[in-house]
RNA sequence: GGGCCCGUAGUGUAGCCCGGUUAACACGCCUCCUUGUCACGGAGGAAAUCGUGGGUUCAAAUCCCAUCGGGCCCGCCA
Repeated sequence: GGGCCCGUAGUGUAGCCCGGUUAACACGCCUCCUUGUCACGGAGGAAAUCGUGGGUUCAAAUCCCAUCGGGCCCGCCA
């Protein structure tokens, strides 16, 4: 220098290819019920503007461009 993969609630992931309802699941957290108390169980709730910026579009986590961080491969090194 070239290429590929990853980045999405506190944590771990799905969704992306093929754009479309309020971004889903598990654990965790909060409230309530249950219990003598805790745990288990039940009901409900908060929490991510999808790494960042820009573009395309009626509409972008998803498509395009640039860029940042992490990982891997290839090339070059007089």
The RNA shown here (transfer RNA) has 78 nucleotides and comes from Candidatus Giovannonibacteria bacterium RIFCSPHIGHO2_02_FULL_45_40.
RNAcentral records the identical sequence in 2 taxa.
It matches the Rfam family "tRNA". It is annotated as a transfer RNA.